[in-house]
About this RNA:
Guanidine-I riboswitch aptamer from Litchfieldia stipae, 99 nucleotides, folded computationally. The coordinates come from a structure-prediction model, not an experiment, and the mean pLDDT is 81. RNAcentral holds the sequence, with entries from Rfam.
RNA sequence: UUAAAGGUUUUCUAGGGUUCCGCAACUUUUUGUUGGACUGGUCCGAGAGAAAACUCACAGUGCGAUGCUGUGUCACGGAAGGAUAAAAGCCUGGGAGGA
Repeated sequence: UUAAAGGUUUUCUAGGGUUCCGCAACUUUUUGUUGGACUGGUCCGAGAGAAAACUCACAGUGCGAUGCUGUGUCACGGAAGGAUAAAAGCCUGGGAGGA
C1' cells in the first nucleotide's frame, strides 16, 4: 500500500511480581540497608474474562447518503523457554497435545 478478517484499539478485572512510592525492622536517625512467605498506590496483565468504540461480512430498509436496523457460532490445553526491575491466564500460543 492492497486485501478483509475466528479483525484492531481502549478501559476494567482475574492474576502477577517488586523498579518507584508507601509500610515495617535496623541504622552513623540528614540518610542509608534489608524485607513482596508486606494489606496497598505506580507498574505488567488475559485467544479461550467483561464492557465500549471503530472496522469487516451478510440480510433488510431507504430516491440517495460516508444513512438506518439486525445478525456474526465454537474454543479442553501441558512442560520448557523469553522479556521487563521482576513475575504472571503477558509472549512463544486458537502452539505441542487432546476431544